Predicted 3D model of a 72-nucleotide RNA (transfer RNA) from a Patescibacteria group bacterium. Its Rfam family is "tRNA". It is annotated as a transfer RNA. The coordinates come from a structure-prediction model, not an experiment, and the mean pLDDT is 82. Lineage of the source: Bacteria > Bacteria candidate phyla.

RNA sequence: UCCUUGAUAGCUCAAUGGUGGAGCAGCCCGCUGUUAACGGGAAGGUUGCAGGUUCGAGUCCUGCUCGAGGAG
Repeated sequence: UCCUUGAUAGCUCAAUGGUGGAGCAGCCCGCUGUUAACGGGAAGGUUGCAGGUUCGAGUCCUGCUCGAGGAG
């Protein structure tokens, strides 16, 4: 320098171009003598940044940043 791939909740990961979810963690409640375990509930998102396409973008396109792998 070039190619491929990834970036989504605190963490690990989903999401066919059409309302962004789950598990764990944290918070509240129940269960009990208490803790753990178990059960229930609520909350938590500028989808890495900047543009473009589209009626509509996490998803498609371009550039950039960072990570992983590969070629020279």